[in-house]
């Protein structure tokens, strides 16, 4: 000084719910709130997963499908704070 790991301290982020917006939805964004998380940083690069406006199919109900979505699904790339065993 680096890799593994994760005690301890400094910190950090924010789930469910509420308001208030934006979107057809999935959802996201700002407040407040903490379910919790060593990456709960970032990136749709693979897989899944959820939505179906616009399109097609159909008498109709419906169905089918991303180019929307979810990084707090998994995985893989990338950067990252501290420094006991």
């Nucleotide at each position: 000084g680096a890799c593994u790991c994760g005690a301890a301290a400094a910190g950090g982020c924010a789930a469910a719910c509420c308001c208030g917006g934006u979107g057809a939805a999935a959802a996201c964004c700002g407040g407040g709130g903490g379910c919790g998380c060593a990456a709960a940083g970032c990136u749709c690069u693979g897989g899944g997963u959820c939505u179906a406006a616009a399109g097609c199919u159909g008498a109709a109900a419906a169905g089918c499908a991303a180019u929307g979505a979810c990084c707090g699904c998994c995985a893989a790339g990338c950067c990252g704070c501290c420094g006991a065993a």
Molecule: c-di-GMP-I riboswitch aptamer
Organism: Anaerolineaceae bacterium UBA4781